[in-house]
RNA sequence: CCCAACGAAAGGCACGGCAUCCGAAAGGGUGCACACGCAAAGCUGCGGAUCUAAGGGGAAACCUACGAUAGCCGGGCUGCCAUG
Numbered sequence: 001c002c003c004a005a006c007g008a009a010a011g012g013c014a015c016g017g018c019a020u021c022c023g024a025a026a027g028g029g030u031g032c033a034c035a036c037g038c039a040a041a042g043c044u045g046c047g048g049a050u051c052u053a054a055g056g057g058g059a060a061a062c063c064u065a066c067g068a069u070a071g072c073c074g075g076g077c078u079g080c081c082a083u084g
Base pairs, nucleotide, nucleotide: 003084004083007081012038013037017032018031019030020029021028022027036071042077043076044075046074047073048072049069050068051067055064056063057062
C1' cells in the first nucleotide's frame, strides 16, 4: 500500500423526551439531561419505496411534489481505530 472477515475497547454518531426556532404539513436546526440502536447511523434523492399536500386540479370524495425521509432498500463518492 492492497484485500478480507469480524469486533465495538479508544474515538465517533444518536431513537425517544424536554425547551426553543424554521415550516402549510411531513419534517428539520440548535441546546439540555440521556442512550433505541449504528461499522459507514459520513456525504449524495440517482432508481425504487414511504410520509406530507401549501399551491394546482375536482361538485365532493379524493388526486397531485416542485416539499420531505440517507436511521427503509439499492446505486454512486469518501473514510477512522483495532485484528488477520
The prediction has a mean pLDDT of 81. The RNA shown here (c-di-GMP-I riboswitch aptamer) has 84 nucleotides and comes from Alishewanella aestuarii B11. The organism belongs to Alishewanella aestuarii, within Bacteria.